[in-house]
RNA sequence: AGAGUUUGAUCCUGGCUCAGGACGAACGCUGGCGGCGUGCUUAACACAUGCAAGUCGAACGGAACCUUCGGGUUUAGUGGCGAACGGGUGAGUAAAGCGCAGGUAAUCUGCCGCAAAGUCGGGGACAACGUUCCGAAAGGGGCGCUAAUACCGGAUGUUGUGCGGAGUUCGCAUGGAUUCAGCACUAAAGAUUUAUCGCUUUGCGAGGAGCCUGCGUCCGAUUAGCUAGUUGGUGUAGUAAAGGUGCACCAAGGCGACGAUCGGUAGCCGGUCUGAGAGGAUGAACGGUCACAAUGGAACUGAGACACGGUCCAUACUCCUACGGGAGGCAGCAGUGGGGAAUAUUCCACAAUGGGCGAAAGCCUGAUGGAGCGACGCCGCGUGAGUGAAGAAGGGCUUCGGCUCGUAAAGCUCUUUUCUUGAGGACGAAUGGUCUAUUAGAUAGGCAGAGACGGUACUUGGGGAAUAAGCCACGGCUAACUACGUGCCAGCAGCCGCGGUAAUACGUAGGUGGCAAGCGUUGUCCGGAAUUAUUGGGCGUAAAGGGAGCGUAGGCGGGGCGACAAGUCCAAAUUAAAAGUGCAGGAGUAAUGUCUGUGAUGGUUUGGAAACUGUUGUUCUUGAGAGCAGGAGAGGCAAGCGGAAUUCCCAGUGUAGCGGUGAAAUGCGUAGAUAUUGGGAGGAACACCAGUGGCGAAGGCGGCUUGCUGGACUGUGUCUGACGCUGAGGCUCGAAAGCCAGGGUAGCGAACGGGAUUAGAUACCCCGGUAGUCCUGGCUGUAAACGAUGAGUGCUAGGUGUGGCAGGUAUCGACUCCUGCCGUGCCGGAGUAAACGCAAUAAGCACUCCGCCUGGGGAGUACGGUCGCAAGACUGAAACUCAAAGGAAUUGACGGGGGCCCGCACAAGCGGUGGAGUAUGUGGUUUAAUUCGACGCAACGCGAAGAACCUUACCAAGCCUUGACAUCUGAAGAAUCCUGAUGAAAGUCGGGAGUGCCCUUCGGGGAAUUUCAAGACAGGUGGUGCAUGGUCGUCGUCAGCUCGUGUCGUGAGAUGUUGGGUUAAGUCCCGCAACGAGCGCAACCCCUGCGAUAUGUUACCAGCGAGUAAAGUCGGGGACUCAUAUCGGACAGCCCGGGAUAACCGGGAGGAAGGCGGGGAUGACGUCAAAUCAUCAUGCCCCUUAUGGCUUGGGCUACACACGUACUACAAUGGGCUGAACAGAAGGCAGCAAAAUCGUGAGAUGGAGCGAACCCCAAAAAGCAGUCCACAGUUCGGAUUGCAGGCCGCAACCCGCCUGCAUGAAGUCGGAAUCGCUAGUAAUCGCAGGUCAGCAUACUGCGGUGAAUACGUUCCCGGGCCUUGUACACACCGCCCGUCACACCACGGAAGUCGUUCACACCCGAAGUCCCGGAAGGGCCUAAGGCGGGGGCGAUGACUGGGGUGAAGUCGUAACAAGGUAGCCGUAUCGGAAGGUGCGGCUGGAUCACCUCCUU
Repeated sequence: AGAGUUUGAUCCUGGCUCAGGACGAACGCUGGCGGCGUGCUUAACACAUGCAAGUCGAACGGAACCUUCGGGUUUAGUGGCGAACGGGUGAGUAAAGCGCAGGUAAUCUGCCGCAAAGUCGGGGACAACGUUCCGAAAGGGGCGCUAAUACCGGAUGUUGUGCGGAGUUCGCAUGGAUUCAGCACUAAAGAUUUAUCGCUUUGCGAGGAGCCUGCGUCCGAUUAGCUAGUUGGUGUAGUAAAGGUGCACCAAGGCGACGAUCGGUAGCCGGUCUGAGAGGAUGAACGGUCACAAUGGAACUGAGACACGGUCCAUACUCCUACGGGAGGCAGCAGUGGGGAAUAUUCCACAAUGGGCGAAAGCCUGAUGGAGCGACGCCGCGUGAGUGAAGAAGGGCUUCGGCUCGUAAAGCUCUUUUCUUGAGGACGAAUGGUCUAUUAGAUAGGCAGAGACGGUACUUGGGGAAUAAGCCACGGCUAACUACGUGCCAGCAGCCGCGGUAAUACGUAGGUGGCAAGCGUUGUCCGGAAUUAUUGGGCGUAAAGGGAGCGUAGGCGGGGCGACAAGUCCAAAUUAAAAGUGCAGGAGUAAUGUCUGUGAUGGUUUGGAAACUGUUGUUCUUGAGAGCAGGAGAGGCAAGCGGAAUUCCCAGUGUAGCGGUGAAAUGCGUAGAUAUUGGGAGGAACACCAGUGGCGAAGGCGGCUUGCUGGACUGUGUCUGACGCUGAGGCUCGAAAGCCAGGGUAGCGAACGGGAUUAGAUACCCCGGUAGUCCUGGCUGUAAACGAUGAGUGCUAGGUGUGGCAGGUAUCGACUCCUGCCGUGCCGGAGUAAACGCAAUAAGCACUCCGCCUGGGGAGUACGGUCGCAAGACUGAAACUCAAAGGAAUUGACGGGGGCCCGCACAAGCGGUGGAGUAUGUGGUUUAAUUCGACGCAACGCGAAGAACCUUACCAAGCCUUGACAUCUGAAGAAUCCUGAUGAAAGUCGGGAGUGCCCUUCGGGGAAUUUCAAGACAGGUGGUGCAUGGUCGUCGUCAGCUCGUGUCGUGAGAUGUUGGGUUAAGUCCCGCAACGAGCGCAACCCCUGCGAUAUGUUACCAGCGAGUAAAGUCGGGGACUCAUAUCGGACAGCCCGGGAUAACCGGGAGGAAGGCGGGGAUGACGUCAAAUCAUCAUGCCCCUUAUGGCUUGGGCUACACACGUACUACAAUGGGCUGAACAGAAGGCAGCAAAAUCGUGAGAUGGAGCGAACCCCAAAAAGCAGUCCACAGUUCGGAUUGCAGGCCGCAACCCGCCUGCAUGAAGUCGGAAUCGCUAGUAAUCGCAGGUCAGCAUACUGCGGUGAAUACGUUCCCGGGCCUUGUACACACCGCCCGUCACACCACGGAAGUCGUUCACACCCGAAGUCCCGGAAGGGCCUAAGGCGGGGGCGAUGACUGGGGUGAAGUCGUAACAAGGUAGCCGUAUCGGAAGGUGCGGCUGGAUCACCUCCUU
């Protein structure tokens, strides 16, 4: 000193939480010792038992006992002193209290100290005691005796007191002190011994006490008025003493916004805890003080009490009782019960310190000194030290190599603090007693004796590592990590948050970290929190400026001179008890503790200073105001006037519609509307001018004229002379809506009615329409009453508009130009700000005053109060709940926002799908099984380039268990081959043949292979594609995606990559705080289109020759085609035009090809937890005589149905038949197969040739030529079915393909909807290949024939760039509002009920002081009690109201994008609900256009 947490990320605001310290603590786990402290915070609840205040015989009489008869001891009683101290507690008390500082001229004071004076002489009683009586007891009564330091007269009177008189002196108002003489009043006690102690009076002192004053001393204003002895006076009483303290009379005062009164809470302080401090919290222990003593009241005694262990009374409770009556008060020390989370021994001793009494010895002392119990706290010590690597065993982890616990242990060598046992053994002791010295006392010295703690501390001998370590944590904050278990379960959690099968976050273990006889948790306080901000915060948008003005109190206030000295400053004195804290020092200790000194922000007093503030006097003019001279203005109020328009009425013209909407309908109209013309009525509002123009404090103000009236501005510098600023309360004004009363009502128009829209439509749209809108008078008092920005003053660069006024220059004059003041806008610098922005009209720099804020929700709600006719307004909480709620800006995404651009995206075309039949895939259903995967585009002729067995993963049945497969060990046998039985096969049980290769020391060994045995292991198409690798789909062949450095920004980020052009393209050019670069684009690669060169067989054949029925067939050739290579060619290169002299675009020439020539391969950063664990690989989990393996059979081929993709068609641009043409590419030895022969055919026989530019597949088909068919379910179409065949194959039943004959279904061009394609493309035609034994309408290729159309980018879809809004960021498939239903929680209201408290009225009235009375008795006051009506507070209450919370309820869709009707504010009204509508307002509204202004 900070940290975590709002976001995708950022900055800010802001709350919540954590790390620190402390405690009279408690709880959990654990626990060796000592010292010093500390220990009922709750029930001021009730208390058994014991003790806590006595003492004095040197005050007194007596009694009992002892006696050396001298006396002594004990003591109930009288008497004295004490018991008012000490000890406890904190209920009450917000002031009779406490703290600090004072006063007492308004006082008292026992014992003690000093001083002065005195102590003479008498008297009468009462206890005890004796006797008697009453009572259970407690206790009491009668009679009789008696002493005193008990009580009472008399004398004396230093003094004192009272009275009046005469002085001296002082002060602070009353007054005080003191001197003198006079009159009156008032004292006393003795004891023992001979020296003292007492006694009386007085003065002084010390210590103590009483009273008074100033200042300080918690919360609430949802407590604003309180007060009748109240405030004062006079008199009197009372007291130690002032005083309404009490009483009588008189006056009417006193307190209060500087918070009275009332309510709540609380003992106060020194201090303690915390904090850098200022502060905040607290008031245990120790110390001071106050109050209290079961509750309430009261006095007595006394120096002192209204008295804790005294008295009286009342009340409650407890106890005793013989029922008549009595006793009691632990908030003393122990202790008990109870309450509680929780707090100790019914201990020892007066040895020390202190207290009471006493002459003293001494006695008493639960004060105190000690011990006991409790880790309750602080401090200290220990639980061993050294050495010790085989890095033991064991545990944990592991990539199986190792790593770690770990020098840790063991072992060896030491030590003994503690422990145990034995011995010694204190300090604390001074007094006091006695003796000596001096005459006594005081003092000094000697002697004997006295210790609770305690045989304790301490010292020492022996023994022996012996007796002694836990707790918490380990995701981040926060030091410390792995394994297993669990599987949104169990659980954790201070905040954020972990846990849904790989959890460093749960539980356990190992390890590690921290602290340590403790460690954690809980609670409370301070801190961090600048989060109440004096130090030290804020208010445009985050919470926060009052709607506006006037003005009271208050606060603040211009220049000069003088005075005073309240604030201020300086010096000194005094106080701030001790303890504690800070500082310094000493002794001592193991440390804490202990001792001495000093300081201490404060208060008071005295003296001084005079700058500033203040007070006061005087003066000034610049602040403020007044006068005079001017002009501007929708400023206000009242009266009058005017025209345009709407509507209505009358009349004319005129005829069928009008009106309204997205489209309609309701509505109006043939009874004459709308339209049009003329006349009239009435109300409301004032077009153009009109302008970020004007005026006003704000709300607000707009036709014209007149009257009355407020304010501002300019000029002048004539007057006053600080007269000022702000402003709590207060008063006034205050849009719209609304209310009351009376008018008025044209238009508009909540509610309402109707028509539409819609799933619905209590809305948006339309037709009507009432309140209202208007006027007069009154009320209400609120708005997004906004510049979301309080008022005032001063200061701090500019530029440019505009309104008003004045001056200057110029001019004949006006406009213009310059300057000044006032107002009103924009831009902008410094500065400021979280940013946006503000910026002389500040949100800058300062000062003054007021208002307001302190997390979100609950809530501007409830209750209370004030106001209002009401609606409601103002004031304004809490419980509970959340960890956020917010502001600004950033990047994305999105928008039923905008701009630009592209794409078979639309449009223009061509052909399809959707209808039929079939094929195929999928869903569904079925099944023993119909194995599994793929699901919008981007699953569905997909994995599967081909399920009869196999495949095969599925089902049934039969079998195997180291296994079908791999490695290792052992034993045996080479391998291998033939064969029998059984069985569906697998398999099971047998029989036979056969011995090889290499080395050899001849025993054997080895390689390879088979069988058997044992285990390690194999195996798994079992799970998880949401643990993964790899691969792949898609956006998308879209033009994008990034980086380095620099710059800008607090930052996220921006810039570059935006802009102007251009392109297929982030392609290129230009510009630019950017300059460069990378991945993409393009190019490089392949095919194709032209050419050249080289080569020339199996390809080719022009020329030459040969040759055939024909034929490049042969010799040859290297021209051509072609093949294979290598090159060339195209680049906007040339010309013209456009463009900016650019990039590039349009046209042209040449060229085989022209503007990337066509096609392919190639797929950026990334998105979709996209797909795949069943291609493969792989982590983890699971199975292990089975989820593995083998076999036979079945299934994957099922079938009411639905969908996708194809094939074939519906026919004449066609079908059948006949004839005769033209390809490319591919494949072929377990292969392609020719010729020939057979068969209608599939095919069979056959086998030449060919591992292929050679041979074969191989027939290309559409097309062309000819012919038949004439529109029909057909010579279309071919499904389906029957029969007969062929082929492959171990095997075609389930379940293959083909052929022939026969059969001849649906279908006549296809609803809504939807797909492909821009040229060698679509369409159409066939061919080949892969897979494959066989099986192709599928897939992949190949060539043949070969179109139509594109105006264009408004719209649909997808995409790119820029911009804008956003409450979205899982990103619109987003977010989110309200009612209703359910559960839980707290709160409000409520007929009432219960309790508590306060004051008041009345009744009764104890004890007691006082008064009256001779007495009996009475009176005043009064506690408790009773009764009555009230006030406050609390609890509870059927029912009720809203609120909050709650993974998956209902209804809608209000808000966020122009959120689909912009939203919001106030108000009124309506509606299931969000909400709708009317009126007025705001921008915190998108978009487009216009106007105005600004910049360039």